[in-house]
A computed fold for a 539-nucleotide part of an RNA from a metagenome, annotated as small-subunit ribosomal RNA, 5' domain. RNAcentral holds the full RNA, with entries from SILVA.
Context: one part of a larger RNA
RNA sequence: GAUUGAACGUUGGCGGCAGGCCUCAUACAUGCAAGUCGAACGGUAACAGCGGAGCUUGCUCCGGCUGACGAGUGGCGGACGGGUGAGUAACGCGUAGGAAUCUGCCCAGUAGUGGGGGACAACUCGGGGAAACUCGAGCUAAUACCGCAUGAUCUCCUUUUCUUAGGAGGGGGAGCAAAGGUGGCCUCUUCAUGAGAGCUACCGCUACUGGAGGAGCCUGCGUCGGAUUAGCUAGUUGGUGGGGUAAAGGCUCACCAAGGCAACGAUCCGUAGCUGGUCUGAGAGGACGAUCAGCCACACUGGGACUGAGACACGGCCCAGACUUCUACGGGAGGCAGCAGUAGGGAAUCUUGGGCAAUGGGCGCAAGCCUGACCCAGCCAUGCCGCGUGUGUGAAGAAGGCCCUAGGGUUGUAAAGCACUUUCAGAGGUGAAGAAAGGCCCGAGGUGAAUAAUCUCGGGAGUUGACGUUAGCCUCAGAGAAGCACCGGCUAACUCCGUGCCAGCAGCCGCGGUAAUACGGAGGGUGCGAACGUUAAUC
Numbered sequence: 001g002a003u004u005g006a007a008c009g010u011u012g013g014c015g016g017c018a019g020g021c022c023u024c025a026u027a028c029a030u031g032c033a034a035g036u037c038g039a040a041c042g043g044u045a046a047c048a049g050c051g052g053a054g055c056u057u058g059c060u061c062c063g064g065c066u067g068a069c070g071a072g073u074g075g076c077g078g079a080c081g082g083g084u085g086a087g088u089a090a091c092g093c094g095u096a097g098g099a100a101u102c103u104g105c106c107c108a109g110u111a112g113u114g115g116g117g118g119a120c121a122a123c124u125c126g127g128g129g130a131a132a133c134u135c136g137a138g139c140u141a142a143u144a145c146c147g148c149a150u151g152a153u154c155u156c157c158u159u160u161u162c163u164u165a166g167g168a169g170g171g172g173g174a175g176c177a178a179a180g181g182u183g184g185c186c187u188c189u190u191c192a193u194g195a196g197a198g199c200u201a202c203c204g205c206u207a208c209u210g211g212a213g214g215a216g217c218c219u220g221c222g223u224c225g226g227a228u229u230a231g232c233u234a235g236u237u238g239g240u241g242g243g244g245u246a247a248a249g250g251c252u253c254a255c256c257a258a259g260g261c262a263a264c265g266a267u268c269c270g271u272a273g274c275u276g277g278u279c280u281g282a283g284a285g286g287a288c289g290a291u292c293a294g295c296c297a298c299a300c301u302g303g304g305a306c307u308g309a310g311a312c313a314c315g316g317c318c319c320a321g322a323c324u325u326c327u328a329c330g331g332g333a334g335g336c337a338g339c340a341g342u343a344g345g346g347a348a349u350c351u352u353g354g355g356c357a358a359u360g361g362g363c364g365c366a367a368g369c370c371u372g373a374c375c376c377a378g379c380c381a382u383g384c385c386g387c388g389u390g391u392g393u394g395a396a397g398a399a400g401g402c403c404c405u406a407g408g409g410u411u412g413u414a415a416a417g418c419a420c421u422u423u424c425a426g427a428g429g430u431g432a433a434g435a436a437a438g439g440c441c442c443g444a445g446g447u448g449a450a451u452a453a454u455c456u457c458g459g460g461a462g463u464u465g466a467c468g469u470u471a472g473c474c475u476c477a478g479a480g481a482a483g484c485a486c487c488g489g490c491u492a493a494c495u496c497c498g499u500g501c502c503a504g505c506a507g508c509c510g511c512g513g514u515a516a517u518a519c520g521g522a523g524g525g526u527g528c529g530a531a532c533g534u535u536a537a538u539c
Base pairs, nucleotide, nucleotide: 001539002538003537004536006535007534008533009532010531013387014386015385016384017383018382019380020379021345026343027342028341030340031339032338035076036075037074040073041072043069044068047067048066049065050063051062052061053060054059055058083298084297085296092223093222094221095220096219097218098217101215102214103213106211107210108209109208110207111206112205113204114148116146117145123138124137125136126135127134128133151162152161166203167202181188224270225269226268231261232260233259236258237257238256239255240254241253242252243251273295274294275293276292277288278287279286280285300321301320302319303318304317323334324333325332326331351377353376354375355374359373360371361370362369363368390420391419392418393417400411401410402409403408424480426476427475428474429473430472434467440460441459442458443457444456445455446454483528484527485526486525487524488509489508490507494523495522496521497520498519504511505510
């Protein structure tokens, strides 16, 4: 000199853009942070509509009929997103390669989607428990579950293994039952319901092949300090065989051999998440790894598996432990290193805010729902950048202060006064962009028997904003907004008074013991300026 996730002192007008627990991976009150689908299913607890009944005339009851939907079965998602850096010196990360693998949703292709069965929730009844919850009996549906066929894998053959599912919308034809017309039968017409067969397109499902993206595994090289750490190693190193995994492999086991690593630093100890990068420096290098991005690890501590395409799973399960908490003492509940917030620790680090309008994610055909991701707002001079704190005139060089050789000098055009301006702040108006859509209507085309439904394209009207009293623009009035450090040398800037080796200063040299430009105050000056200094830290 540059820099910082800074802190402290004094001071403090506005805006833009960023940043904000570096310490105790300490403990957590409260709220929210992962749901969604009725176009998978049986249904109807709530709300609304419709219909019916009762009447006290605006209430009650009934009907899943409709919109919807509590709880339940089922599907997909809770493995993403968000946090933290404890552990880890390691194929963890970086880089360059490799072969023995898996892959939900998505894309392309091929083939199919046939025919059966039995349950379990919900519900009803009964029981236990303070509660959490739980037991027994009975009924029931499915895109839940289980066989068969078909197909596939493997293969010389046999065997074995895997193997599906329907839903919604629209139209058309035939027949049966019920109701009405008719004395009855046949026939005919209308409405509603149930069952069966086939068609179209949409969303699905199954098997196989390929892709995209993702994941697992292996290897070369690189990756802090210590030798006052010199030897380390028995599943250890290799082989054969069995097992296991999606997959190579001592991954695991039995047997056999006795190997393997190390002064090019093994082992041990200490420290540490790694990288893109950041800071500094002319560079080489040195230091660091906040924010943002990639990877890894962790989720009260330790261990374990289940489910699943994917986890050995932050807001899942089981066991053990510590802690907190409820209890009827028999037994239960919990996990903020998610967003806010609290206590504690600390020099030190924010609101228990708004919104899903945008971007993105989950579910859903969609409408939509959820989203403390995210977008915004709030607080903080924490940083960077920009702007302002007025302009012109004004000498009686006013008063006051300070100095003085007592003549004067200086503060100083500075102030006052006069005349103006209006950035910012203030008041009132006006007012973009962030919004693209989705849905609705119309038209054309594809499909189709179809003017229906549906898909694609085009056109049209109207709608959707948390921020927001937005940005910007217009009008109004009138000056509301400067401090901090330093002045012996380094180092820009000097005098007086007080003090008297005292009180004190100090980055280094050093000042102070009676005229201190070095201490304290004052006047003046110098530097920077909404900041200025100090401390800490890096180059």